[in-house]
Context: one part of a larger RNA
Molecule: small-subunit ribosomal RNA, central domain
Organism: uncultured Alphaproteobacteria bacterium
RNA sequence: CUGGGCGUAAAGCGCACGCAGGCGGCGUGAAUAGUUAGAGGUGAAAGGCCUGGGCUCAACCCAGGAACUGCCUUUAAUACUUUCAUGCUAGAGUACUGGAGAGGGUAGUGGAAUUCCAAGUGUAGAGGUGAAAUUCGUAGAUAUUUGGAAGAACACCAGUGGCGAAGGCGGCUACCUGGACAGAUACUGACGCUGAGGUGCGAAAGCGUGGGGAGCGAACAGGAUUAGAUACCCUGGUAGUCCACGCCGUAAACGAUGAGUGCUAGUUGUCGGGAGUUAGGCUCUCGGUGACGCAGCUAACGCGUUAAGCACUCCGCCUGGGGAGUACGGCCGCAAGGUUAAAACUC
Numbered sequence: 001c002u003g004g005g006c007g008u009a010a011a012g013c014g015c016a017c018g019c020a021g022g023c024g025g026c027g028u029g030a031a032u033a034g035u036u037a038g039a040g041g042u043g044a045a046a047g048g049c050c051u052g053g054g055c056u057c058a059a060c061c062c063a064g065g066a067a068c069u070g071c072c073u074u075u076a077a078u079a080c081u082u083u084c085a086u087g088c089u090a091g092a093g094u095a096c097u098g099g100a101g102a103g104g105g106u107a108g109u110g111g112a113a114u115u116c117c118a119a120g121u122g123u124a125g126a127g128g129u130g131a132a133a134u135u136c137g138u139a140g141a142u143a144u145u146u147g148g149a150a151g152a153a154c155a156c157c158a159g160u161g162g163c164g165a166a167g168g169c170g171g172c173u174a175c176c177u178g179g180a181c182a183g184a185u186a187c188u189g190a191c192g193c194u195g196a197g198g199u200g201c202g203a204a205a206g207c208g209u210g211g212g213g214a215g216c217g218a219a220c221a222g223g224a225u226u227a228g229a230u231a232c233c234c235u236g237g238u239a240g241u242c243c244a245c246g247c248c249g250u251a252a253a254c255g256a257u258g259a260g261u262g263c264u265a266g267u268u269g270u271c272g273g274g275a276g277u278u279a280g281g282c283u284c285u286c287g288g289u290g291a292c293g294c295a296g297c298u299a300a301c302g303c304g305u306u307a308a309g310c311a312c313u314c315c316g317c318c319u320g321g322g323g324a325g326u327a328c329g330g331c332c333g334c335a336a337g338g339u340u341a342a343a344a345c346u347c
Base pairs, nucleotide, nucleotide: 003319004318005317006316007301008300012315014201015200016199017198021194022193023192025088026087027086028085029084030083031082033081034080035077036076037075038074039073040072041071042070049065050064051063052062053061054060091191092188093187094186095185096183097182098181103177104176105175106174107173108172109171110154114150115149116148117147118146119145120144121143125136126135162169163168206247207246208245209244210243211242215241216240220236221235222234223233258314259313260312261311262310263309266292267291268290269289270288271287272286273285274284275283276282277281296303297302320347321346322345329340330339331338332337
């Protein structure tokens, strides 16, 4: 390169936006670039192939043929692709009405709990464990009552419930703001899909500066356990966890399943909306989210209209194990490190 693949065997970028590029709905007309057909020119000779021939054969040599699948010119065709013009509304979008939602941001606010402080009552234990001890307590603890302070998280509702591209989002209120969905019309008229580079977002931990610090709690200290115990258990406890701003850019970032479109039996639950109805409820329908399951697929497990089925378009990725997601170099970063990414050697 040609292939074959990517849920679990190697393999879907963590997610999105998007330049270039690739691909692209229905009709009419034109052009004829691709495409198809015919003709002409060229495609040197030698070599190779085929058919003959010459050296006694062969090697070797000679003649002829085919081939040279290509390029150029020209004539013709116009279905498809393309280009131009024009039109359409089924894709896409805009406007209107309506309801749903932990979607995002800022400010404010509430109660329960916890810890601490002050005071009252009260007395000898409390705490902790498998059992203990370290620890706290007669300088009055634990318990209980009242008051106060602080920080963090929001019980019940709560649900294979909802929202978001992913990461993720949960007390309440206000303001600002994104997206999706349904309905009925009107409008634009292919404006679309994907997306190398690029840009942005991106849990936790970690880093910088300044705050904050109740609880929890790496490190650390002590007590246990044990042959040992640099652990599991217990008592403490610093960074951190929280806030603002700026970095980092990684995760089993998982549905281990890229995005988009069309097609291919159903049954049942649930969330949001609509229509109909003898409205108890049921029926139909659009969009999500689950369970089961036909055809089909799969190595099997399983998937199965939310596909891993049948197809098309575009991107990413894989190519035996180890060495190694390492070295070197580049780029990025304050650092930690990230990203790109080999080879020798070995089985």